[in-house]
RNA sequence: AAUCGAAAAGUCAAACUGCCUGUGAAGGUAGGACGGAAAACCACGGGUCUUUAAAAGAAAGCCGGGUUGCCAAG
Numbered sequence: 001a002a003u004c005g006a007a008a009a010g011u012c013a014a015a016c017u018g019c020c021u022g023u024g025a026a027g028g029u030a031g032g033a034c035g036g037a038a039a040a041c042c043a044c045g046g047g048u049c050u051u052u053a054a055a056a057g058a059a060a061g062c063c064g065g066g067u068u069g070c071c072a073a074g
Stems, first nucleotide, its partner, number of pairs: 004074001011036002016031006034061001040067003044064003048058004
């Protein structure tokens, strides 16, 4: 330096529900906690979803990839 990672401190937050926005997928917010060691960021490839299906959008906590990051027994 790289790989795996116990423990500890923190952290994120599924489904579902209330309110708001959007044609919609879905998003925001409050509650909530299935889970996560990158469930932080990107959207490059594959896949998924929506619509007005040429195309324009959505999510990415599906797989791969890139960037950055806390602790550290073994």
Predicted 3D model of a 74-nucleotide RNA (c-di-GMP-I riboswitch aptamer) from a Desulfobacterales bacterium. RNAcentral holds the sequence, with entries from Ribocentre. The coordinates come from a structure-prediction model, not an experiment, and the mean pLDDT is 86. Taxonomically the source falls in Desulfobacterales (Bacteria, Pseudomonadati, Thermodesulfobacteriota, Desulfobacteria).